[in-house]
This is a predicted structure of a 148-nucleotide RNA (glmS glucosamine-6-phosphate activated ribozyme aptamer) from Candidatus Actinomarina sp.
């Protein structure tokens, strides 16, 4: 030193890089780039071009590979006196209107690190969706049990 098992952390705008495009070099070729956050899980299967808005306009462009999204089907669950039906997912009927809900990175300015392209470390702002609360408003339909 290689392979093999074990444990332990970390990632979901997450991970890689054969194209584009950038550096260095005579040429090989060797680097560098190649998504900012917010938001999101009931489980199982299948399928699919997964939400939200910044910023940038050679790039967040291009390709692989994955993923909590959507849809369908079943199970389970919650709304309810049970069932079915309909709707939804543990914060558990929909909609609307208001309200809360710590954005980061671009850029600027600085420090550093490399031969460069580029990358890291302080500064101080600025969304939108989803949820999460109160307030109208709407759908409540069929069978059956029990009060009265």
């Nucleotide at each position: 030193a290689a392979c093999g098992a074990g444990c332990a952390a970390u990632u979901a705008g997450c991970g890689c890089c054969a194209g584009g495009c950038c550096u260095u070099g005579a040429a090989a070729a060797a680097g560098g780039u190649g998504a900012c956050g917010a938001g999101g899980a009931a489980g199982u299967a299948u399928g699919u071009u997964a939400u939200c808005g910044a910023a940038a306009c050679a790039u967040u462009c291009g390709g692989c590979g994955g993923a909590u999204g959507c849809a369908u089907a079943c199970u389970c669950g919650g709304c309810u006196c049970u069932g079915c039906a309909g709707u939804c997912g543990u914060a558990a009927u929909a909609a609307a209107u208001u309200g809360u809900u710590u954005a980061a990175a671009a850029a600027c300015a600085u420090a550093g690190a490399g031969a460069g392209a580029u990358c890291u470390g302080u500064g101080a702002a600025c969304a939108g969706a989803a949820a999460c609360a109160a307030u109208u408003u709407a759908a409540a339909g069929c069978a059956g049990u029990c009060u009265u």
The coordinates come from a structure-prediction model, not an experiment, and the mean pLDDT is 77. NCBI's taxonomy places the organism under Bacteria, Bacillati, Actinomycetes, Candidatus Actinomarinaceae, Candidatus Actinomarina. Its Rfam family is "glmS glucosamine-6-phosphate activated ribozyme aptamer". Gene Ontology terms of the family: regulation of gene expression and catalytic activity. By type it is a riboswitch.